[in-house]
Predicted 3D model of a 1389-nucleotide RNA (small-subunit ribosomal RNA) from an uncultured bacterium. Model confidence (mean pLDDT): 82 of 100. Its Rfam family is "Bacterial small subunit ribosomal RNA".
């Protein structure tokens, strides 16, 4: 201390989330030990059991009981015995006196404390100062002095009645520290009265007199201990007051004992705390009263604080005890384990009628995400009674359970590379896991045995804890690690399964076959006996802003204005001293919380000591600012006087233009309206045009970002009545100011109500046109309304999207008013006030933009905002006649909604340029036939390509083959390619059965080296690695191609400039074919592209001269054939030639850009090749590679047949036409540019002919293919389905090829269809081009009307950029960025 997240990309607004730290938690995984905390937050729901308040016998009577003892009277063991008896264990009542305990009674302390709970309360309840002169206080300390006499009852008890119990009635008897009476009175309280003191109203204290009034208790060991009384102190307690304490006005009025008063009761006390009379108050906007919610604090907990949210344990204080009322007794209770009543609810019961209350501790149901044992001790600390022993004690220590939390410690150290194994991954080499592990050595902290053994207890006994804590041995590396995450925030990454499924996610998001985001795994990361989630709080969030925000557009200035409360407020003195400073003093509990110190091994945890507790009282002091009080000024505000702007308002009056109507006159057919047209109005006379009249409403020119007002708003002229603001002068008043919640007013436009008025214009409506439809736009007509007079409403983008109001602070410039000076119809200056407007410095802002009229500096007060919708909507108030206003939520739902600038696309926006883009031309296509391709159809017509940028496309050529398709039939280490292993000598080859053919069978023939072990080659058989796949993915990929586009663009360095995206450069002004060039400039360079370099072609030159040529020379068989020659054609090389070089004009003295000359060729001479950053997830996994995925006796391989050639019909490109610019038929001229050996073929023979058949010469500047055709020349046809046209057919036949049925090609003969120039439409072409003519090659056994080249012949047209399409550069708008084939609204499903 900050991060994600709106965008294409940026800057700010602004929300959402995240890292933090906290918890009486809870839930999931997983769990060794100690120790100190803690643990029903939900049902104050309801309880079973058991315990939690008992105790005094030294107050009292005492029944039962037990033991002594005293007496008496019964039973009668065994022994004795004179048998009469004695003795008398032994049993059992009865009495006297005692000693023990002690239910239940009477009495007397205590049950008001401890302990639980938060339900109610928003309140003197709490908190924190304080009063109390308005009062109480048991035990307890201290002072003083005293307990002297008598009296009657009535409990338990006895017996007896009732009763189901609980209980009760009656009789009879009895003791007390229980009750009552009387005496005693220093002192006290009351009544009177007297004195001298104090204080803040009432009063208070001290003293002296009078009168009446209230006490006791035994016991004793003779010390004592109990008890009444007064009086004081201590705690403890009640009452009062001041501050302070949640939310909601969609809660605005609330109160009759209420408010007060004097009388009277009651009470500890004041008091409406009751009462009865009297008066009519009291409370509230500073928030009463209602409603909802909560105990409250110290503190705990977050935070830098300041806040904010909270009030478990611990402690203070309240309140409460099933629920509600009530009081008794008591010092003290309206009482949690007392009573009475009532409710509910639960038990018992004989139906009459009784009992009880866990919000004590433990423990049950239940609620509920959730909270523990029906333990142990009274040892300790403390309570409560007792003289005390002692007894209670669920307070309390302790234990027991739960990771709930904080804290401590431990799951072992050290060495160890063969970097084992295993598992993950791999580019198969290797790389991680990793010294990790095995192993060596080594220690034992917890845990386990075993031995000893506490302090806590004082002063003599007395230990639950507990055989605990802690010491001590001995022993084993043994028994102790999990959780969560790894796409970014956020630290940590790969493989696999999935395939928008399944599932993640706290925001963004992911996930539709190569998912670091899901599942699983290896691996990393963090924590760690825990980890993580969910829930709440606080923070980050200055996202309520006191510290510490903000309103021109982002959400946010009330439509104005007048003004009440409140808030703020000008100069000087004096005084007080309320705020303000400051010194003291009291309090601010204790714990906690900081510092220091100590003591459990340490720490968490406990002990002691300081300090803090920022607050609240009280006192002393200061006097500056703030307040007040008093008294002055004049600058702020106002008044008066004077003087001029001006649609300010309000009434009345008055004008002239046009518009309409009427009504007469002229006149005739149209008029009006529109993009164009229609309804409409006109022969019943219209429009136009003249006079003349009615009626209304608005006020042309002047008129101006000109003027008035508060806003809203005011516009012909006169008149009355009125606001207000200015400039000037300095007479008056003396802070009289600002601002303004409620409140009053005024407030366009449309409505509304009453009454009027109505030309014009005009919602509704109607009617016509426009549309696919037109409830609009446009036209025609028209009511309400616009108008006036009253009275409503109360809103508009009511805008400067800027509240009002003061102070100061740079300038320019403009308009109108004033003033002032001069030499005045003017001229000029102001440091002069006021107003309305550009521009522009500081500053400010997110940025556009504000800037003396501020959105800057600063002050003051008021309004108003706090993510988008939902919603300015709903309910409810208030207002309205009604529409409707005002004021105003929530639920749910997005994660963004928004501002301002930037780049791009993109407009049926502008501006400039270009292109066969149009236009001007010229041939097509679109209509026949026909070829070929595509749609479509099949078993199968294999696949691919889809606007231009498929569709005579991959394919430079499907009979078989090619083939990848379909049907059959066969193989399975395979047709192919390495590697093993076995036997065998082949392999090839012939020949014969079989088969639809592959495949299978049989027969005959057949190897090479050698060191004799074995090689080598081959074909078979065998395991398995592997092979193969035109199987998918072109959306994983690389290579290649299309396309915008041979369009001129796209860029970067380093400056600058902007908070950034970015901009400048590159734009501007000229110019090109071009970002070519040039000027210019905050931009200087620079690259990739343009342009040049290549290559063909137009001329010339030089070199070279066969296989080319042949001018001159000879020869000749007349053919450059020959000799011979290189001139000339041409062929190959290699140069030269074009550069705006030169001229003249333009133009800026530039690029340039017209003309010209020279030249073969002129301003790129003409073609070609060459495709910038990029765009289309264009195409191609079927040219080839080549990731994943899939199939392996098939989706690999082989072979036959068939298909790829289908055919209602659509569509693309072509060919052949339609004919005389021509069709045939004769005979004749001229080329380029190829190609030949599994090849071109000359000549001769045959054949009407394709063709055969024979056979020179050429691996080619020789020979061959080859005849060029259009063309001209001559004949013929005469306009027509033709001597045009050639489909289709039919029959005869040639060549290729195993093999022409499906299915070639070309020949002869015969047939002779469609069609007579082609609708919307739409292509291609600017010069040797369009047209037309033939000729070549490539694939190719054969098979082009197509591709791919060559020549011949050889036009017309371009006025231009207005428009179509396409592209480029500038500038605009913009809610578009998948970018207009875009967003995006509304209704339906």
């Nucleotide at each position: 201390a900050g991060a994600g997240u709106u965008u294409g990309a940026u800057c700010c607004u602004g929300g959402c989330u995240c890292a933090g730290g906290a918890u009486g938690a809870a839930c999931g995984c997983u769990g060794g030990c100690g120790g100190c905390g803690u643990g029903c937050u939900u049902a104050a729901c309801a309880c079973a059991u058991g315990c939690a308040a008992g105790u005094c016998g030294a107050a009292c009577g005492g029944a039962a009981a037990a033991c002594c003892u005293u007496u008496u009277a019964u039973u009668g063991a065994a022994u004795c015995u004179u048998c009469g008896g004695a003795u008398g264990a032994u049993u059992a009542g009865g009495u006297u006196g005692g000693u023990u305990a002690c239910u239940g009674a009477u009495g007397g302390g205590g049950g008001a404390a401890g302990g639980g709970u938060g339900a109610a309360u928003a309140a003197c309840c709490c908190g924190u100062g304080g009063g109390u002169a308005a009062c109480c206080u048991g035990g307890c300390u201290u002072c003083u002095a005293c307990c002297g006499g008598g009296g009657g009852a009535a409990a338990a008890c006895a017996a007896c009645c009732a009763a189901a119990a609980a209980u009760g009635g009656a009789u009879g008897g009895u003791a007390a520290u229980a009750c009552c009476c009387c005496a005693u009175a220093a002192a006290c309280a009351c009544a009177c009265c007297g004195g001298a003191c104090c204080c803040c109203a009432u009063g208070g204290a001290c003293c002296a007199g009078u009168g009446g009034g209230a006490a006791a208790a035994a016991c004793u060991c003779c010390g004592g201990g109990g008890g009444g009384a007064u009086a004081a102190g201590a705690u403890g307690g009640a009452c009062c007051c001041g501050c302070g304490u949640c939310u909601g006005a969609u809660u605005a009025g609330c109160u009759a004992g209420u408010u007060g008063g004097g009388a009277g009761g009651g009470g500890a006390a004041c008091c409406g705390c009751c009462u009865a009379c009297c008066a009519a108050g009291g409370c509230g906007a500073c928030g009463a009263u209602c409603c909802a919610u909560a105990g409250c604090c110290g503190g705990a907990c977050u935070g830098a604080g300041a806040g904010g949210g909270u009030g478990a344990c611990c402690g203070g204080c309240c309140a409460c005890a099933u629920u509600g009322g009530g009081a008794c007794u008591g010092a003290g209770a309206c009482a949690c384990g007392g009573c009475c009543c009532a409710g509910a609810c639960u038990c018992c019961u004989a139906c009459g009628g009784g009992a009880g209350g866990c919000a004590g501790c433990a423990g049950u149901g239940g609620g509920g995400a959730a909270u523990a044992u029906u333990g142990c001790a009274c040892a300790a600390u403390g309570g409560g009674g007792g003289a005390a022993a002692c007894c209670c004690u669920g307070a309390u220590g302790c234990a027991g359970c739960g990771a709930c939390g904080c804290c401590g410690c431990g799951u072992g150290a050290a060495g160890g590379a063969a970097g084992a194994a295993g598992u993950a991954u791999c580019u198969c080499g290797g790389u991680a896991u990793g010294u990790a592990a095995a192993c060596u050595u080594c220690u034992a902290u917890c845990a386990g045995c075993a031995g000893g053994g506490a302090a806590g207890a004082a002063u003599a006994g007395u230990g639950a804890c507990g055989g605990u804590a802690c010491c001590u041995g001995a022993c084993u590396a043994a028994g102790a690690a999990g959780c969560c995450c790894c796409g970014g925030c956020u630290a940590a990454c790969u493989a696999c399964g999935u395939g928008c499924c399944a599932g993640c996610a706290g925001c963004c998001g992911c996930g539709g076959u190569a998912a670091u985001a899901c599942g699983u795994a290896g691996g990393g990361g963090g924590c760690a006996a825990g980890c993580g989630u969910u829930a709440u709080c606080c923070g980050g969030a200055u996202u309520u802003a006191c510290u510490g925000g903000g309103u021109g557009u982002a959400a946010a200035g009330g439509g104005a204005g007048c003004g009440u409360a409140g808030a703020c407020g000008g100069c000087c003195u004096g005084g007080c001293a309320a705020g303000u400073c400051u010194g003291a003093a009291g309090u601010g509990a204790a714990a906690g919380c900081c510092g220091g110190g100590g003591g459990c091994u340490c720490a968490a945890c406990c002990c002691u000591u300081g300090g803090a507790c920022u607050g609240c009282u009280u006192u002393g002091g200061a006097a500056a600012c703030u307040g007040u009080c008093a008294g002055u000024c004049u600058u702020g505000a106002g008044u008066g006087c004077c003087g001029g702007a001006g649609a300010g308002g309000u009434a009345a009056g008055u004008g002239g233009a046009a518009u309409u109507c009427c009504u007469a006159g002229u006149g005739u057919a149209g008029c009006g309206g529109u993009g164009a047209a229609a309804u409409g109005c006109g022969u019943a006379g219209a429009u136009a045009u003249u006079a003349g009249g009615a009626g209304g409403a608005a006020c042309a020119c002047c008129a101006g970002u000109g003027g008035c007002g508060a806003a809203g708003g005011c516009g012909g002229c006169u008149u009355a009545c009125u606001g207000g603001a200015c400039a000037g002068u300095a007479a008056c008043u003396g802070a009289c100011g600002u601002u303004g919640a409620g409140g009053c007013u005024c407030g366009a436009a449309a409505g509304c109500g009453u009454g009027g008025g109505g030309a014009g214009c005009a919602a509704a409506c109607a009617a016509g046109a426009u549309u696919a439809g037109a409830u609009a736009c446009c036209c025609u007509g028209g009511u309400a309304g616009u108008c006036c007079a009253c009275g409503c409403c109360g809103u508009a983008a009511a805008c400067g999207a800027u509240c009002a109001a003061u102070a100061a602070g740079a300038g320019g410039u403009u308009c109108g008013g004033g003033g002032a000076g001069c030499a005045a119809a003017g001229c000029u200056c102001u440091u002069u006030g006021g107003g309305u407007g550009c521009c522009g410095c500081c500053g400010c802002a997110a940025a556009c933009g504000c800037a003396u009229u501020a959105a800057g500096u600063a002050u003051u007060c008021c309004a108003c905002c706090u993510g988008g919708g939902g919603a300015g909507u709903a309910c409810g108030u208030u207002c309205g006649c009604a529409a409707g206003a005002u004021g105003a939520a929530a639920a749910c739902u997005c994660a963004a909604a928004g501002g301002a600038a930037u780049u791009g696309a993109c407009g049926g926006g502008g501006a400039c340029c270009c292109g066969c883009a149009c236009a001007a031309g010229c041939g097509g296509u679109g209509g026949a036939g026909c070829a070929u391709g595509u749609g479509u159809u099949u078993a199968a017509u294999u696949c691919g390509a889809a606007g231009c940028a498929a569709c005579g496309c991959g394919a430079a050529g499907a009979c078989c083959c090619u083939u990848a398709c379909c049907a059959a039939g066969u193989c399975u280490u395979g047709a192919c390619a390495u590697c093993c292993c076995u036997a065998u000598g082949a392999c090839c080859g012939u020949u014969c059965c079989u088969u639809a053919a592959c495949c299978g069978g049989a027969a005959c023939u057949u190897u090479c080296c050698u060191u004799c072990g074995g090689g080598a080659c081959a074909g078979a058989g065998g395991a398995g690695a592997c092979a193969g796949g035109u199987g998918g993915u072109g959306c994983a990929u690389g290579g290649u191609u299309g396309u915008c586009g041979u369009c001129a663009g796209c860029u970067c360095g380093u400056g600058u400039c902007g908070u950034g995206a970015g901009a400048u450069g590159u734009u501007g002004g000229g110019u090109u074919a071009a970002g070519u060039c040039c000027c210019g400039c905050a931009a200087c360079g620079a690259g990739c592209g343009c342009a040049a370099c290549c290559c063909c072609u137009a001329u010339c030159c030089c070199c070279a001269g066969u296989a080319g040529c042949c001018a001159g020379c000879g020869g000749u068989u007349c053919g450059g054939c020959c000799g011979g020659g290189c001139a000339c054609u041409c062929u190959g090389a290699g140069g030269a030639g074009a550069c705006u070089g030169c001229c003249a004009g333009g133009g800026a003295u530039a690029a340039c850009c017209u003309g010209g000359a020279g030249g073969a060729a002129g301003g790129c001479g003409g073609g070609g090749a060459u495709g910038a950053c990029g765009u289309c997830a264009a195409a191609u996994c079927a040219u080839c590679a080549u990731g994943c995925c899939c199939c392996u006796u098939a989706u690999g391989a082989u072979c036959u047949g068939g298909g790829c050639u289908a055919c209602a019909c659509a569509c693309g490109u072509g060919c052949u036409a339609c004919a005389a610019u021509g069709g045939c038929g004769u005979a004749a001229a001229c080329a380029a540019a190829g190609g030949g050996a599994a090849g071109c073929a000359a000549g001769c023979c045959u054949g009407c002919g394709a063709a055969g058949g024979u056979a020179a010469g050429c691996a080619a500047a020789u020979c061959c293919c080859a005849a060029a055709a259009a063309u001209a020349a001559c004949g013929u046809c005469c306009c027509a389905g033709u001597u045009c046209g050639g489909a289709c057919u039919g029959c005869a036949g040639u060549c290729u090829g195993c093999a022409a049925c499906u299915c070639g090609a070309c020949u002869g003969c015969a047939c002779g269809a469609a069609g007579c120039u082609g609708g919307a439409a739409u292509c291609g072409c600017u010069a040797g081009u369009a047209a037309u003519c033939g000729c070549g090659g490539a694939u190719c056994a054969g098979a082009a009307u197509g591709u791919c080249g060559c020549g011949g012949u050889g036009a017309a047209u371009a006025c231009g950029u207005u428009c179509c399409c396409g592209g480029g550069u500038c500038u605009u708008g913009c809610a578009c960025a998948c970018a207009c084939c875009g967003c995006c609204c509304g209704u339906c499903a």
The RNAcentral record of the sequence draws on ENA, Greengenes and SILVA.